[in-house]
RNA sequence: GCUUAGAUAGCUUAAGGGGUAGAGUAAAACACUGAAAAUGUUUGGGUUAUUAGUUCAAAUCUGAUUCUGAGCG
Numbered sequence: 001g002c003u004u005a006g007a008u009a010g011c012u013u014a015a016g017g018g019g020u021a022g023a024g025u026a027a028a029a030c031a032c033u034g035a036a037a038a039u040g041u042u043u044g045g046g047u048u049a050u051u052a053g054u055u056c057a058a059a060u061c062u063g064a065u066u067c068u069g070a071g072c073g
Stems, first nucleotide, its partner, number of pairs: 001072007010025004019056001027043005049065005
C1' cells in the first nucleotide's frame, strides 16, 4: 500500500433485511447477618467511534475520516 472484519453502559456483549437500545458483570441503596461474604429486590449509568447523506423514521442503509484485529504484498 491492497483486501477484509470490527467500534453500542466502567468492562464483556445482544439487538431477523430500518420502527424509538437490552442482558451479564461492576457501582449505589435496601432486605438478610452480631458483623461481613453470599443471596434477593430496586436504582443510576448510552449523542450506538466521528462526520455528512438517504428516509416520515437509522445502532442497522450509503460516502468520507479515525482507531483496532486478520490476511496479502